RNA sequence: GGGCGAUUAGCUCAGUUGGGAGAGCGUCUCGCUUACAUCGAGAGGGUCGGCGGUUCGAGUCCGUCAUCGCCUA
Numbered sequence: 001g002g003g004c005g006a007u008u009a010g011c012u013c014a015g016u017u018g019g020g021a022g023a024g025c026g027u028c029u030c031g032c033u034u035a036c037a038u039c040g041a042g043a044g045g046g047u048c049g050g051c052g053g054u055u056c057g058a059g060u061c062c063g064u065c066a067u068c069g070c071c072u073a
Stems, first nucleotide, its partner, number of pairs: 001072007010025004019056001027043005049065005
């Protein structure tokens, strides 16, 4: 240099006929307990990597840039 893949909550990830943004763990509150843990209930937390395009509508499709990983010269 060329090719492929990944980027979504604090972490690990799901979300593929384009229309509701989610799960587990973690955090906080309450209950339970002498107390802690476990368990139960609830809450908070996201500019879906950036910019642009297509569309009535984009996490999803297209272009480009960035970062990371793999293959190859």